[in-house]
RNA sequence: ACGCUGGCGGCGCGUUUUAAGCAUGCAAGUCGAACGGUAUUCGGAGCUUCGGCUCUGGAGAGAGUGGCGAACGGGUGAGUAACACGUAGAUGAUCUGGCCUUGGGACAGGGAUAGUCCAUGGAAACAUGGGGUAAUACCUGAUGAGGUCUACCGGGUAAAGCCGGUAGAUGAAAGGGAACAAAUGUUGUGCCUGGGGAUGAGUCUGCGGUCCAUUAGCUAGUUGGUGAGGUAAAGGCCCACCAAGGCGACGAUGGAUAGCCGGCCUGAGAGGGUGAGCGGCCACACUGGGACUGAGGCACGGCCCAGACUCCUACGGGAGGCAGCAGCUAAGAAUCUUCCGCAAUGGUCGAAAGACUGACAGAGCGACGCCGCGUGGACGAUGAAGGCCUGACGGUUGUAAAGUCCUUUUCUCCGCGAGGAAUAAGGGUGGGAGUGGAAAGCCCAUCUGAUGACGGUAGUGGAGGAAUAAGCACCGGCUAAUUACGUGCCAGCAGCCGCGGUAAUACGUAAGGUGCAAGCGUUGUUCGGAAUUAUUGGGCGUAAAGGGCGUGUAGGCGGCAUAUCAAGUCCGGUCUGAAAGGUCACGGCUCAACUGUGAUAGUGGGCUGGAAACUGGUGAGCUGGAGUUCAUGGGGAGGAGCUGGAAUUCCUGGUGUAGGGGUGAAAUCUGUAGAUAUCAGGAAGAACACCGGUAGCGAAGGCGAGCUUCUAUGAAUGGACUGACGCUGAGGCGCGAAAGCGUGGGGAGCAAACAGGAUUAGAUACCCUGGUAGUCCACGCUGUAAACGAUGUGCACUAGGCAUGUGAUACAUGAAGUAUUGUGUGCCGCAGCAAACGCGAUAAGUGCACCGCCUGGGGAGUAUGCCCGCAGGGGUGAAACUCAAAGGAAUUGACGGGCCCCCGCACAAGCGGUGGAGCAUGUGGUUUAAUUCGAUGCUACGCGAGGAACCUUACCAGGGUUUGACAUGUGCAUGGAUGCCGUAGAGAUGCGGCAGUCCGCUACGCGGACGUGCACACAGGUACUGCAUGGCUGUCGUCAGCUCGUGUCGUGAGAUGUUGGGUUAAGUCCCGCAACGAGCGCAACCCCUACCGUCUGUUGCCAUCGGGUUAAGCCGGGCACUCUGGCGGAACUGCCGGUGACAAACCGGAGGAAGGUGGGGAUGACGUCAAGUCAUCAUGGCCCUUAUGUCCUGGGCUACACACGUGCUACAAUGGCCGGUACAACGCGGAGCGAAACGGUGACGUGGAGCAAAUCGCGAAAAGCCGGUCCCAGUUCGGAUUGGAGUCUGAAACCCGACUCCAUGAAGGUGGAAUCGCUAGUAAUCGCGCAUCAGCAUGGCGCGGUGAAUACGUUCCCGGGGGUUGUACACACCGCCCGUCACACCACCCGAGUUGGGGGUACCCGAAGUCGUGAGUCUAACUCGCAAGAGGAGACAGCGCCGAAGGUAUGCCUGGUGAGGGGGGUGAAGUCGUAACAAGGUA
Repeated sequence: ACGCUGGCGGCGCGUUUUAAGCAUGCAAGUCGAACGGUAUUCGGAGCUUCGGCUCUGGAGAGAGUGGCGAACGGGUGAGUAACACGUAGAUGAUCUGGCCUUGGGACAGGGAUAGUCCAUGGAAACAUGGGGUAAUACCUGAUGAGGUCUACCGGGUAAAGCCGGUAGAUGAAAGGGAACAAAUGUUGUGCCUGGGGAUGAGUCUGCGGUCCAUUAGCUAGUUGGUGAGGUAAAGGCCCACCAAGGCGACGAUGGAUAGCCGGCCUGAGAGGGUGAGCGGCCACACUGGGACUGAGGCACGGCCCAGACUCCUACGGGAGGCAGCAGCUAAGAAUCUUCCGCAAUGGUCGAAAGACUGACAGAGCGACGCCGCGUGGACGAUGAAGGCCUGACGGUUGUAAAGUCCUUUUCUCCGCGAGGAAUAAGGGUGGGAGUGGAAAGCCCAUCUGAUGACGGUAGUGGAGGAAUAAGCACCGGCUAAUUACGUGCCAGCAGCCGCGGUAAUACGUAAGGUGCAAGCGUUGUUCGGAAUUAUUGGGCGUAAAGGGCGUGUAGGCGGCAUAUCAAGUCCGGUCUGAAAGGUCACGGCUCAACUGUGAUAGUGGGCUGGAAACUGGUGAGCUGGAGUUCAUGGGGAGGAGCUGGAAUUCCUGGUGUAGGGGUGAAAUCUGUAGAUAUCAGGAAGAACACCGGUAGCGAAGGCGAGCUUCUAUGAAUGGACUGACGCUGAGGCGCGAAAGCGUGGGGAGCAAACAGGAUUAGAUACCCUGGUAGUCCACGCUGUAAACGAUGUGCACUAGGCAUGUGAUACAUGAAGUAUUGUGUGCCGCAGCAAACGCGAUAAGUGCACCGCCUGGGGAGUAUGCCCGCAGGGGUGAAACUCAAAGGAAUUGACGGGCCCCCGCACAAGCGGUGGAGCAUGUGGUUUAAUUCGAUGCUACGCGAGGAACCUUACCAGGGUUUGACAUGUGCAUGGAUGCCGUAGAGAUGCGGCAGUCCGCUACGCGGACGUGCACACAGGUACUGCAUGGCUGUCGUCAGCUCGUGUCGUGAGAUGUUGGGUUAAGUCCCGCAACGAGCGCAACCCCUACCGUCUGUUGCCAUCGGGUUAAGCCGGGCACUCUGGCGGAACUGCCGGUGACAAACCGGAGGAAGGUGGGGAUGACGUCAAGUCAUCAUGGCCCUUAUGUCCUGGGCUACACACGUGCUACAAUGGCCGGUACAACGCGGAGCGAAACGGUGACGUGGAGCAAAUCGCGAAAAGCCGGUCCCAGUUCGGAUUGGAGUCUGAAACCCGACUCCAUGAAGGUGGAAUCGCUAGUAAUCGCGCAUCAGCAUGGCGCGGUGAAUACGUUCCCGGGGGUUGUACACACCGCCCGUCACACCACCCGAGUUGGGGGUACCCGAAGUCGUGAGUCUAACUCGCAAGAGGAGACAGCGCCGAAGGUAUGCCUGGUGAGGGGGGUGAAGUCGUAACAAGGUA
């Protein structure tokens, strides 16, 4: 300031913005005791034409002359980076009106002028001429000192000064006015001239306080001197001449910003910010310049000039300056009354009374701030009503309210009513000085004695009555305080994180709560928190940050001992640091705010006395730091020269023949004109294999064949010498890889650019074949690198161990060596440090000295300016804007076209399929009135559905219905329930008729169950949300994992355990181990199956005995066997051998029905997929309620150009067809299974025995086996499709069932890319049963029959487990992410220009004005003169210097704007690619 709200009082404060413009009023006057005097008026006298006039006396406005004041007070902060301010000094370089004090003096004269009168010009402002007049106005002369000046002398000083003396010169006045006396006078006041004081002011100096170096050089009056001028006063202040200085990295000059301080805000302090109010100083007064007057001004309410603006005008000219108080306009988020009063305080004038005073004192307005008070107090439970929440029990609002009692601050009304006032004039009293001829006079004290704007205010008495008085923000976390509803990424919130997409504690509202309270929130600003600029008090290996390296200037810092000085340092004294403010104490307003008094602080500065340890200065020393030299030794250190061999390419010749070369594979290329290969000879250039090494040297860059030479250098040991000569180092200078540039050489190989060939969707790349600059040499430039140890240099100190280069010493010695001690280079490691990683005597440890550098990411190392460079470019180096991160180290995961180990029908090895055909079925799509809905990679698609003709059914069309098809309850009415018939209709339904009449009791009635009708609660919904849910399920995956407790380690996330060595199907087991244990998983326990025993013995069985048949367990009988189904046994790596660590375990073997989990099933850890399901069910919320409910008829879910999945049947001879013949198991059956027999070609019909089943039935198993036929053909394969005729189920087979017979006889000849299943009683193949079901499986679930092949192995594909590694991923690679292009917006840079502002320089013009000059004009005072006049002097004009504004020129600085150009930033779903992160697929 804004929003909402607003009871009172006190004290403060109130245009922060345009120093923008201003209407109106007021803000500086006063003095008659300086002066002349008028209008007017009063009294008297005279005159009068009765209008008046004249004289005189009194009063006397306004104006004028004169004096003082107007330079104060009041306002503002534009300018100013400066002696402007602050502080401390200087003035021996000065002035000072009024005031105080103390001396001396005031003599004699003169001439004017305003006012005024007359006249004139002008619209006005105003001006001009003439006449006349006064003064404390003006002038002349005299006198004059202790004043001033000059000269000289003395004292004194550091010093021109100061004090005193002598001489000379010079310079004044108003004896006014007042009172009293009046005969001279006295008193006070004023005047002149001195001395002193006080006050105020001028000037000078030291020190202090802003930013920018992308401002580095500035300066001609500039710096100094001499002389003259000027000023109150020093001085280049000004002028002439002379000299050439002066300032600057300790920041000159320039630019930007800014009034400074006491203080104020903040902070623990140090600091940081600030300069409102109050006080001190400065500056300014519309803008610029100038002087006048004056003690004081270059003057806010004075003057002159120029300019802009406004106003008046008769158009000729004039007037104005609120940054005084009010007030207005504009601007702005925003800042007051055109108030009252001089009563108080203060100021000016005056002798005084007094006048003036928008200073001031008050009031008004504004919650703008600070402080205080109130809006009531006590009791009051049925915990009222209402509100809100709710599981409907209750909770909360809440003692809150109501109600009862009480109080009256405040409020309203009526009264009373301070203090602010002290005194003045005057009067009274007392005293005093002074004395004159005379005191009414003067001085002092005391008493008395007017005056109040505020305002009838503060206060106080009385009356009344809880009466007049509560809001605002917040309630997700930070941060105290939560629920409901509404809304549905909408509306909105938000200081940061972030809320809102249907259950929002975050939006809006309500209720409740929390916090403050006449305020509360918001915004802005400053400090704090922020140690986040680090003086106190930070950092630089990887987070931002060590200069690429050296040398060295200024600067900073500096060894041992001694003497001295006292600058720093320390102690004392003293002056100052204004007041206000702060702090403390004590007071005054009821308290407080506010305010008074006293004390103190004010960390600072000056002067002065002292101390001498430390720092510093000086003198003279020392050898330990540093250096020089000698002796011994090392080195890819640098420069120059000479020399060498291997290799490569090329050339010549020989041998020799068809390829060579190159790659993942190729091709370009090369070769029959003879290549490659090979031999010999020659040429050229570049680089130096082996040695060679976490070896050496160098400051760094860097240095590698050998020899010679020149130069430089580190280390050790021992001598000698110098004597602190040292360390660091802003600038400066030098060196400085590669690439690059210039000139000239050289050019074998390699190789940017370029060409061709490949690769690829593309391939301006990776690969290949060529190939030019360049690479090499000389000279010159460039000056940068991940110039890295990402670690500045130097010195000192702080455990060790190992290795290695090079020295020294000792011991030992045949050799190798051992020990000690330096100096380098490395590894490990203690303490310590560190965010961690790590560093650790080669520190990143502990200290010291000095330098460089950093301060969130992006924009950006960009723009711009400057410097360097031939250029490329380099050095220095921003801002706007934008984000809430960017970043480091480590952790757990996940991932990798990283690595290692292991597993799985994962691959491989096999067998059979799918993908091609026809059909079945599901899905997509399309269609439709509807084709109901759901499931959608693996993990949807013969899935929900275990069976859509109606029903089902949820969909569509049409027809109905509304307490409903269904449930519970209430009220009323009515009737028995119920069954049947007729009729209309498609039916639902409607209408009509018939039969029939319940139970109990207190009995023309009531009650109960039941039906119907009406009404009300409610029902109902396969409507929505599986992303609100429960439950259930799929999947990873029957994969071997997932966790916990305690302990330990780590700052922590976490780790360890669970990793490691073995082993396993297994985190299975063993061993080891800072781990020890445990849980959920694994395994086992359960079921089926395989073997045996035992028990049981019908409906099963039939060995023995008997009977019996064509035959048959058919019968008696038996229960041995098979079998049934109960219970047991059996297998445990138990035994043997081997391997292994003596373990676990593995391999082999024996025995055994079965052997290493025997086979199969059930069983699914922590979790993942917001996986699936609101249509099984349940359920929150939401929606529909004569419809989204419900009933009915018909239709649809069965559509059909297509596409996909899953299947069936096939394509045939291992087969088809015909005939004969054999062997199962699981099951099922009462609205059922249905035998025999008969009929039909057949589906089936008739029939009905038996059976609720080890009894009867379904029932025939099929493949197989035996025999026959077909003969490779679209067929005797294949059966689709279609025609006809039927059967069965069912109210009903048209849409739309299954089956049968006759006829028809399609595609199809083994199936592209691709893809699926399966490891043994498995695949393949064959049939059988069951569920659903009236009927309807090629599907599903089961059952048995026949019955294989293959697995070397784990490289690869997929999935999984473990370890490890990298990571910029964590929604976790289906991740992340880069750049161009396109679009939108934003800020910026450049820009032809254009338009402002500022400044400098040069020149032109030149106002006012000072100064100079002034021969022209004019002139009262003085002089001369009788006068006229002359002189002197003055004024003015004119002229000159300077000079504001203005003009011209311009390689200056800085804004606005600008076609166009440029990059940058930002923006849910744009385009192109894939650069980076994994070995990111070329590190």